RNAcentral holds the sequence, with entries from ENA, Ensembl Protists and Rfam. A computed fold for a 72-nucleotide RNA from Dictyostelium discoideum AX4, annotated as transfer RNA. The organism belongs to Dictyostelium discoideum, within Eukaryota.

[in-house]
RNA sequence: GUUUCGAUAGCUCAGUGGAAGAGCAAGCGACUGCAAAUCGUUAGGUCGCCAGUUCAAUCCUGGUUCGGAACU
Numbered sequence: 001g002u003u004u005c006g007a008u009a010g011c012u013c014a015g016u017g018g019a020a021g022a023g024c025a026a027g028c029g030a031c032u033g034c035a036a037a038u039c040g041u042u043a044g045g046u047c048g049c050c051a052g053u054u055c056a057a058u059c060c061u062g063g064u065u066c067g068g069a070a071c072u
Stems, first nucleotide, its partner, number of pairs: 001071007010024004018055001026042005048064005
């Protein structure tokens, strides 16, 4: 330099046009003599960034940043 994969909650990851979820972690409650474990519940997101297509974009297209892999 070329090709390709990835970037979504504090962490690990789903979701491939109709507008975002799970597990763990966190707060609160139940349980307990007190804790842990368990159960219930709540909060937490400019979906890396900039444009485009579309009635509508996390999803499709172009560019760009960062990370991984292969090739040269």